[in-house]
The prediction has a mean pLDDT of 80. Predicted 3D model of an 86-nucleotide RNA (c-di-GMP-I riboswitch aptamer) from a Deltaproteobacteria bacterium. Its Rfam family is "c-di-GMP-I riboswitch aptamer". Its family is annotated with cyclic-di-GMP binding in the Gene Ontology. The sequence was found by an Rfam model in a public genome assembly.
C1' cells in the first nucleotide's frame, strides 16, 4: 500500500418501551433511552419477509396475483471504510 482474521486502545452506531410528526398501512423522521453490533457504515441489484390505501387481471366475492410500498438491525450482491499490534 494489499489481504484475511482477531486482541487491544481512542471511540462509533443505537433495538425495544415511551413522547411526538407523516403515512391507508407496513413502516419512516425527531427526541428520549441502550437490547445489542468490529461494517448495526452506504446502496432495493438478487432472494426472503411485511402492508395492501389506489390501479390492472382472474375469481369460490373478497380471495389470489401483477403493480405499487416498505425492511439493509433477514441473507447475498456492489462501493466506502478510522487508529493500533501481529
Nucleotide at each position: 500500500a494489499u489481504u484475511a482474521a482477531u486482541a487491544g486502545c481512542u471511540g462509533g452506531c443505537a433495538a425495544a418501551c415511551c413522547c411526538u410528526g407523516g403515512g391507508a398501512a407496513a413502516c419512516c423522521g425527531g427526541a428520549c433511552g441502550a437490547c445489542g453490533c468490529a461494517a448495526a457504515g452506504c446502496u432495493a441489484c438478487c432472494u426472503g419477509c411485511c402492508c395492501a390505501a389506489a390501479g390492472c387481471u382472474a375469481a369460490u366475492c373478497u380471495u389470489a396475483g401483477c403493480u405499487g410500498g416498505g425492511u439493509c438491525g433477514a441473507g447475498g450482491g456492489g462501493c466506502c471504510g478510522a487508529c493500533u499490534a501481529a